[in-house]
Predicted 3D model of a 351-nucleotide part of an RNA (small-subunit ribosomal RNA, central domain) from a bacterium.
Context: one part of a larger RNA
Parts: sequence; C1' cells; structure tokens
RNA sequence: CUGGGCGUAAAGGGCGUGUAGGUGGUAAGUAUAAGUCAAAGGUGAAAUCUUAGAGCUUAACUGUGAAAUUGCCUUUGAAACUGUCUUACUUGAGUACAGAAGAGGAGAGCGGAAUUCCCGGUGUAGCGGUGAAAUGUGUAGAUAUCGGGAAGAAUACCGGUGGCGAAGGCGGCUCUCUGGUCUGAUACUGACACUGAGGCGCGAAAGCUAGGGGAGCAAACGGGAUUAGAUACCCCGGUAGUCCUAGCCAUAAACGUUGACCAUUAGGUGUGGGAAGUAUCGAUCCUUUCCGUGCCGAAGUUAACACAUUAAAUGGUCCGCCUGGGAAGUACGGCCGCAAGGUUGAAACUC
Repeated sequence: CUGGGCGUAAAGGGCGUGUAGGUGGUAAGUAUAAGUCAAAGGUGAAAUCUUAGAGCUUAACUGUGAAAUUGCCUUUGAAACUGUCUUACUUGAGUACAGAAGAGGAGAGCGGAAUUCCCGGUGUAGCGGUGAAAUGUGUAGAUAUCGGGAAGAAUACCGGUGGCGAAGGCGGCUCUCUGGUCUGAUACUGACACUGAGGCGCGAAAGCUAGGGGAGCAAACGGGAUUAGAUACCCCGGUAGUCCUAGCCAUAAACGUUGACCAUUAGGUGUGGGAAGUAUCGAUCCUUUCCGUGCCGAAGUUAACACAUUAAAUGGUCCGCCUGGGAAGUACGGCCGCAAGGUUGAAACUC
C1' cells in the first nucleotide's frame, strides 16, 4: 500500500452553512458516442521470467523458437448501462394556504421571595461556628424581633428519563422584533436533491482588553483549628472573578465517548405535539394515523457488555479519522492570538 476498522480496545471533525469535487428519482428518443464492450491493424527494444527443443559427459550456463509483455495509439462497429443533448412526469426537494406546541434567539420594561448593608423602635448578654474548639462579632448595645430605605444577583413551587434549539445551550411575568419545527387538505414548481476538502459563521466555563457594577459566593491571600508536618480537608475573613456593555480567545468527559442523508426489517408499554373516525346530551373514552421523546424486547449484530424501526441490524452515497506503548499532542517551522495559548504536527532514542 492493499486491506481491516472507528459506543467501551487506536479512531466521528464541538456544531452549522456552503464552494470545488463525489454521488444522484421515473419514462421516452432509429439522438450522441466521452466512459463501456467487440473486431482489425500498429506499437509494447533486447536481456530477464514461463515454455518446447538443442549444445558443452550432467548441471549451472549458453543458443534457437514460441508464449508472455495483462499497456498505449489508430480505424471500424455495438448502443444495454453511466455520461451528454432533447422532451415529458411526480413519488425526492421546495413554495403557497389553514391551524398547533414550545425555558428557540435579540431588545425593552415590570414583580415577589430571599440575602447583605444603612436608619429607627423593642430588648439584654451573649451571638456565631464545630467532631470539639478557637480566630471572629457584641455593653460604643450585637444576636433575636418589628418598621422604613438601598443595592446587586438569581428566578422557589409548577418542573416532568417534560419542551425548544445545529451544537454550545435555554427556566419569574409582560411587550416589541425574529428563526426553526410539526399537523391537515388542496394547488403550484418540476430533480431544483444528498454529502461536502478548503472557506465563512456559531461555539460552556475559565482567561484577556476597555468602561461600568459589585449583594451573595469565592481562586489567590490572611487568620483559627486539625496534624508528626498540613503550603489541604473543617472554621472566621477576603481580592480577582462571577453580573452588564463593546471587543478578543476557540478550547471541554464540546459525550449518546455512536458523522450526515436515504431505503428496508417482529412486537410490547409509557410520555409530549397534532389530525381523522366510531360511540356519547356532554366531559371524555376507544380505534387509526403523522411527528418527537423514554423503557423492555424478537430476528440480526457484537470479543463481550450490550445495540435492537431514535440500530451498534441489512444495504447505498459522501465527508472526517485510526494503524503497537512511551518519547508527545512535545520539538522545529508555518498560520492565528494583546497575552494565555490554539492549530497543523515529527524524529532520535526506548520497551
């Protein structure tokens, strides 16, 4: 390399959008002939290899003939398939219409509970904290309790293997703007599709820059304990940060550790969103069906565990990735970044 693989052994890109490329529904044509197929001719040096004889006493070796050289070119032909051209179709895809659900996104506003702080009233010696304590706090009146005020952050219950989103993620209420999805019945377009190297965009937390904000929590740091020690676990404090605006960063056990799309293949039972039908005065039940989301399980698959119509089953198309452990996701170089660092990514050596 061929191959074999990628849930857990090495291996699915964090996610989307989409360029090139690859792949692509049904029917027709005296269409075409690039791929494809057939025939003929040319070429494919010799040696080597294979093979039939021969020559050295044999063999190695040498010599003669054949075969092979699976390729390329030219000409002629075939027209099923792929491609191209033309025409048509509707089942893939999309559009219009009527409905439906939703923490989908952005902005603005509003609310209550709690916490801390400030002011005032009542009130008196403790409070707080722990395994036990101490640091801490309090007669300058704390803790507790009542009234008033301020601030910031998060939104109890509902809340759910519930919902929405491509992923990251999204949860009080109202308004404005806005994306996607699902269902129903018709009409329209007529393959407009799938995937997607590069590219572009999004991307938790932490971190960075500038300006705000700062209640609670809390890296660092200080103190008290514990301990042989205790640069920890426990306690009292506490700064970055956590929050907002604008801009960077681009990584995660970014996980379902399972790429996207299409088709096919027993069932059972929940749940979320629709629709239709029968029954019913009705609520509603039941049946059927589409979409989503769980559990169990047959065949099949799997090294096993397990997966099993939401496949890890059976097939197809396209992309990404793996090839013993360590050295190492390191060095060097390139690109990106303010930096932190990211990305691409070896080898010697060693087992």